[in-house]
RNA sequence: UUCUCAUCAAGAGAGGUCGAGGGACUGGCCCAAUGAAGCCUCGGCAACCUACAGGCUCAUUUGCCUGAAAGGUGCCAAUUCCUGCGCUUGAUAAAACAAGCGAAAGAUGAGAG
Numbered sequence: 001u002u003c004u005c006a007u008c009a010a011g012a013g014a015g016g017u018c019g020a021g022g023g024a025c026u027g028g029c030c031c032a033a034u035g036a037a038g039c040c041u042c043g044g045c046a047a048c049c050u051a052c053a054g055g056c057u058c059a060u061u062u063g064c065c066u067g068a069a070a071g072g073u074g075c076c077a078a079u080u081c082c083u084g085c086g087c088u089u090g091a092u093a094a095a096a097c098a099a100g101c102g103a104a105a106g107a108u109g110a111g112a113g
Base pairs, nucleotide, nucleotide: 001113002112003111004110005109006108007107008106013042014041015040016039017038021031022030023029025084027082028081043076044075045074048072049071050070052067053066054065055064056063080105085102086101087100088099089098090097
C1' cells in the first nucleotide's frame, strides 16, 4: 500500500511542555491565547486479538454464550459533529427543505497478499 470480514447512537481526561492551529476530504457548523496540533507523565473507557475462568455443544478438532481485564492494539468535544451518491415518504407548480433507509468515503480491529 491492496484485498476480505466485523464494528462505528454507548463509554472514558487531568497535569506538564510548546505556541497556532484542529475536527480525514468537500460544503457547513464547531473547538482553540480561559492555550490548537505534536510530545511527555499519570489516569480512565472499551472488550477487536492472545492468554484465562465458567456454562452449553462437538467422537475429536471445534463452535457459541457469559465473565474478568494480565498482555497486544484502539479510544477518551459534538452520532464517524452534520453533509456529499441513490431510493422512499412528506412538502412544493417545480424546487428548496424535513424524516427514514441504503451505499460511498473514512476510522479501528482481525486475517490474507